The RNA shown here (transfer RNA) has 73 nucleotides and comes from a Patescibacteria group bacterium. It matches the Rfam family "tRNA". Rfam classes the family as a transfer RNA. Rfam's curators write: Transfer RNA (tRNA) molecules are approximately 80 nucleotides in length. Its family is annotated with triplet codon-amino acid adaptor activity in the Gene Ontology. Its mean pLDDT, the model's own confidence on a scale to 100, is 80. It was read from a public genome assembly. Lineage of the source: Bacteria > Bacteria candidate phyla.
RNA sequence: GCCACCCUAGCUCAGUUGGUAGAGCAACGCACCCGUAAUGCGUAGGUCGCCAGUUCGAAUCUGGCGGGUGGCU
Repeated sequence: GCCACCCUAGCUCAGUUGGUAGAGCAACGCACCCGUAAUGCGUAGGUCGCCAGUUCGAAUCUGGCGGGUGGCU
């Protein structure tokens, strides 16, 4: 330098024929317990890497930029 894939909650990841953003774990609260853990119930947490474009509507499609992983040279 070229090619492919990935970037979504604190962490690990789902979510693609474009139509209200989710799970598990973690955190917090309550119940239970002499207390803790475990368990049960609940709550909060996101400008979907950034900037543009297309569209009535974009996490999703297109372009550019940035970061990461792998391959080729």